[in-house]
RNA sequence: UGUAGUCAAUAGCAAACUUAUUGAAAAAUAAGGACGCAAAGCCAUGGGUCUAAGGAAAUUUAUAUUUCUAUGAUUGCCAGGUUACCAAA
Numbered sequence: 001u002g003u004a005g006u007c008a009a010u011a012g013c014a015a016a017c018u019u020a021u022u023g024a025a026a027a028a029u030a031a032g033g034a035c036g037c038a039a040a041g042c043c044a045u046g047g048g049u050c051u052a053a054g055g056a057a058a059u060u061u062a063u064a065u066u067u068c069u070a071u072g073a074u075u076g077c078c079a080g081g082u083u084a085c086c087a088a089a
Stems, first nucleotide, its partner, number of pairs: 005086001012037002017032006035076001041082003045079003048074003054069006
């Protein structure tokens, strides 16, 4: 210098699960907890995935059933954008 991320060091994040709260749900938040992560920092822009309250359609005696639908969610599914610590040879 700031590249590769096999060295070292410092720091960081926190899956499953448990409890509480919120939510129709997916899921989120807080505490505990560590499976992992070199962007597991940030942005739902493109694709994927999850959910279907509301809405629509069909069936139906029906307040029932089925199907479709994101305006909900996920960046710890991938791509893209953007910022950054350490740092061998």